[in-house]
RNA sequence: GGGCCCUUGGUUCAACCUGGUAGAACGCACCGCUGGCAGCGGUGAGGUCGCGGGUUCAAAUCCCGCAGGGUCCA
Numbered sequence: 001g002g003g004c005c006c007u008u009g010g011u012u013c014a015a016c017c018u019g020g021u022a023g024a025a026c027g028c029a030c031c032g033c034u035g036g037c038a039g040c041g042g043u044g045a046g047g048u049c050g051c052g053g054g055u056u057c058a059a060a061u062c063c064c065g066c067a068g069g070g071u072c073c074a
Stems, first nucleotide, its partner, number of pairs: 001073007010026004020057001028044006050066005
């Protein structure tokens, strides 16, 4: 220097191909079961989807550029 992949709640990851209300598990808060703890169950909070621009009635999703990370080639 070039190819490919990844970036989404505190953490780990879905959803992207096929545009139309952003989800799960763990964690966290509260409540219940218990004498208490652990454990289990219930409820809830928490994300301008890495950044900028474009297309579109509408973008996490499509296109372009940039940044960070991984991997391969030179």

RNAcentral holds the sequence, with entries from ENA.
This is a predicted structure of a 74-nucleotide RNA (transfer RNA) from an archaeon.
It matches the Rfam family "tRNA". It is annotated as a transfer RNA.